[in-house]
């Protein structure tokens, strides 16, 4: 130069065009003498950027950013 594959809370992943979901951490309560475990409840991502199609997009289109890969 091509061309693929990833990008969602603080991390780690789900996610059929129709209210973003779970684990872990976090915060508070319960329990216990404590402390961990285990129960309850609660905050936090407008989905890597900007743009088009659509009534309606994390998801379709298309550009670019940013790791990872392949071919040359």
């Nucleotide at each position: 130069a091509g061309c693929g594959c990833u990008a969602u809370g603080g991390c780690c992943a789900a996610g059929u065009g129709g209210u973003a979901u779970g684990g872990c951490g976090c915060c508070g309560g319960g329990c216990c003498c404590a402390u961990a475990a285990c129960c309850c409840g609660g905050a936090g991502a407008u989905c890597g950027u900007a743009g088009g199609a659509u009534c309606g997009a994390g998801c379709c289109c298309u550009a670019c950013u940013a790791g990872c890969g392949c071919u040359a």
Molecule: transfer RNA
Organism: Savitreella phatthalungensis